Model confidence (mean pLDDT): 83 of 100. This is a predicted structure of a 332-nucleotide part of an RNA (large-subunit ribosomal RNA, domain IV) from an uncultured bacterium. It was read from a public genome assembly. Its Rfam family is "Bacterial large subunit ribosomal RNA".

Context: one part of a larger RNA
Parts: sequence; C1' cells; structure tokens
RNA sequence: CUUCAAGGAACUCGGCAAAAUAUCAGCCGUAAGUUAGCAAUAAGGCUUGCCCAUAUUUAUAUGGGUAGCAUCAAAAGUACCUCUGCCAACUGUUUAUCAAAAACACAGCUUCCUGCGAAGUCGUAAGACGAUGUAUAGGAGGUGACACUUGACCAAUGCCAGAAGGUCAACCAGCGACGUUGCUAUCCGCAAGGGUAGUGGUGAUUGCUGUAAGCCCUGGUGAAUGUCGGCCGUAACUAUAACGGUCCUAAGGUAGCGAAGUUCCUUGUCUGGUAAGUUCAGACGCGCUUGAAUAGUGUAAUGAGUGGGGGACUGUCUCGAAGAUCAGCUCG
Repeated sequence: CUUCAAGGAACUCGGCAAAAUAUCAGCCGUAAGUUAGCAAUAAGGCUUGCCCAUAUUUAUAUGGGUAGCAUCAAAAGUACCUCUGCCAACUGUUUAUCAAAAACACAGCUUCCUGCGAAGUCGUAAGACGAUGUAUAGGAGGUGACACUUGACCAAUGCCAGAAGGUCAACCAGCGACGUUGCUAUCCGCAAGGGUAGUGGUGAUUGCUGUAAGCCCUGGUGAAUGUCGGCCGUAACUAUAACGGUCCUAAGGUAGCGAAGUUCCUUGUCUGGUAAGUUCAGACGCGCUUGAAUAGUGUAAUGAGUGGGGGACUGUCUCGAAGAUCAGCUCG
C1' cells in the first nucleotide's frame, strides 16, 4: 500500500484512522429558523458517450439508432450528509520550534482626561511625536455585532469639588533666650580684673509668633475598586408559608438565568432518547460558591472550536487472513 465471508462502531477517552460521498456540470427539487441578506450546491432525485434527422439565436433542445461492466470512460484535480446543545457575533490575530482556542483583536457601547506652546509619550536638555491635527479631534480605561436590559448600596478605598475650624515642613520675617565680642556710663577694687545699665556686631545654638499643599473635616461620584444578612413563629389533613416578630447593616441580590465550562453532597429528581445512558437534551430549584458593561439573558449567519444523537460507510472491532513493496536477520 491492495483485497476480504458474515456482521457493521460491537473498537475506542472519542468513528482516531480508514472507507464512503464525487467536477461549484445540466434539469428538477429544497425544511426549520432568520438580522429577510441568508440558511442553500440545504436535503433529495434524474441525465451525461457516439451516429443520424429536425429546429435554430451555433449552443442547445427534441426524436430515432447504437457499443460497453463502466460514457467528466485515462492521469491530475475535485463537497460525506443530517438533528440538537455550549462558547465566541462575524472576516481576522496568536504561543517561529508540543496549545489556533471559548484566548487576542474587532465594529458598536460607555467612562475619564485634553481649549492647543493641548492632554499624553520620549529626552538631562535643546527638541521631537501627538499634528502641518483642534473636542464630529487626540489620549487612557472598561465592555465587545445585534435585540431586550443593565437593579440596591457612597459605610470602606479611590477620584472630583469645597473651604469655616483642627493639625502641620523647610526657608524667610519679627520678637526673645543663651553664648561671644566692641563702645558709653556707672559701681567695687591700689592694681589686675569683675558686676550693673544702655547701645551695636555675631552664631551649622535655641524658643515663640506669622505662612502652603496634604491629612482630619463637609459634600458628590458605580459602564470607579467594590459589597449586596441572620434567627423565630404562623393557614381547618399533612406539607409549605403570602403574613408576623426580632437582631444587625452602607444596603441586604432586583430582572433574568440556573446540578451550569459555576452543583460539594451527586450517577440530585422527573421527562425524552437506548434493550440497557455517571455523558446528552428538556424541565424542577435549598444557587456548597449564579446574576446584570469584571456585563445579564436571548440570538440568524460564521467556526480546522467543543458536547450528544442519527444516516451512509467501512478490517476501528468480533478475529483474523492473503498479497505487493521496502527494511532487518539467516542462507546463497
């Protein structure tokens, strides 16, 4: 690499690998869903060579005939299909050399900064980028198409604003203390020297007063960092608790979704699928530990993404066998 009885996924983590489908041909036909563009070559059928005749817009149609197992007759090249979840909207990007993805990016949304010598960035600087731009611009953060939405809390932390009061640095200024050193007056003393008062100079000495931002303080702010309770009782079967009480808090998780890529107990319980289903789909909700731009919930299309089912197909398997070729060993 070729082939295989019967079976046909029983293999296996998993249809991995292989087999099968077969030109983006012509004619017919084509569902749910949908953002109306798609889905879609959906799916699923039939036809295909050559010769003759007719028609004609010269490429086909119709009719007849004819060969073969087979007519895109070789080679190369060239879709398997379908149902249903999750994630990410999409095309794109990535770990050169174990990861291509649900990660990154993205258009869209939103917050903050910036009035131009802009903010921001590089540089010691000069200067440069931003930008030969000017808020429909530029920079930074978050989210990530679209649809419906985005709840409560400003107590803590951050940020913004404020200025009455409190606290508070070094210099500086003023006034002192202490030390030191001149001059004048005076006192004691024979003298040397010492004291007192006044007036000057001086010190890495020292005290007080005056003075900023910040912090304390007063407000605001969540698409800022974040946070979003406990116990007890109660209905005429039982069970449960719409209801009541109480404690605490800045406020006690709203709409949604939910055994989830989040569920420990757990293979939760029910329904479906199978003869049999720890996976799967749909429900339920006492959620160990869901939850709203660290976005919540949906969502057509897209995807070498990921889970489950089915058809077709097969040496994946029951369970092996034969052959071709290559290589090793032995013999020649």